[in-house]
């Protein structure tokens, strides 16, 4: 840096949460298989160094500070804004939940998940690529 291969759902926005096929008479649901997609666990070998309830530890952007007796407020890391990828103002979020005393990474193996909220600030410019981005 090339090439192949596989993905990219919706009308369309966020998000991993989406496709096909069967069966339950059909929708709708629900289950089973199959794809794609997301997440945990879990060796050498690296890594880290006493102990520790001040427990610790995941998913997720969703964390941290200040103030409050608390509800909550003001900020904040950090996320989202209609091809893709960076960016400038704006705006909007900046929640929630799960393990069960345990857990670095991690081949093989192993589980476990497909919600849920939306119709809009989905603005309003700028560079670059046209086929991008992912993997």
């Nucleotide at each position: 840096a090339g090439a192949g291969u596989g993905g990219a759902g919706u009308c369309g926005c966020c998000g991993a949460a989406c496709c096909c096929g069967g069966a339950c008479g059909c929708c709708c649901g629900u289950c089973c298989g199959g794809g794609a997609c997301g997440g945990g666990g879990g060796a050498a070998c690296c890594a880290c160094g006493a102990a520790c309830a001040a427990g610790g530890g995941g998913c997720g952007c969703a964390u941290c500070g200040c103030g409050g007796a608390a509800a909550c407020g003001c900020g904040u890391a950090g996320g989202a804004u209609a091809u893709c990828u960076c960016u400038u103002g704006g705006u909007c979020c900046g929640a929630g939940c799960c393990c069960g005393u345990c857990a670095g990474c991690u081949a093989a193996c192993c589980c476990c998940g497909u919600a849920g909220g939306c119709g809009c600030a989905a603005c309003a410019g700028g560079a670059g690529a046209g086929g991008u981005c992912c993997a």
The RNA shown here (c-di-AMP riboswitch aptamer (ydaO/yuaA leader)) has 135 nucleotides and comes from an Armatimonadota bacterium. It was read from a public genome assembly, where an Rfam model found it.